[in-house]
Molecule: transfer RNA
Organism: Actinomadura sp. NPDC048021
């Protein structure tokens, strides 16, 4: 270099082009409990990798672009 493929909360991951981008788990609080732990319950945390485009409407599609992975040469 060519092709393919990932990139979304601290972590693993979810999400048909349409309401406010969700889950476990972590953290934080409160409820139980003699105290912890287990349990309930709530709550905080996102610039969907960046930069354009399409389109009423984009995390999803199209370009470019950077990192990681796989092949190929």
């Nucleotide at each position: 270099g060519g092709u393919c493929u990932g990139u979304u909360a601290g972590c693993u991951c979810a999400a048909c082009g349409g309401u406010u981008a969700g889950a476990g788990c972590a953290u934080c609080g409160g409820c139980u409990u003699g105290u912890c732990a287990c349990g309930c319950c709530g709550a905080a945390g996102g610039u969907u990798g960046c930069c354009g485009g399409u389109u009423c409407g984009a995390a999803u599609c199209c370009g470019g672009u950077a990192c990681g992975g796989a092949u190929c040469g």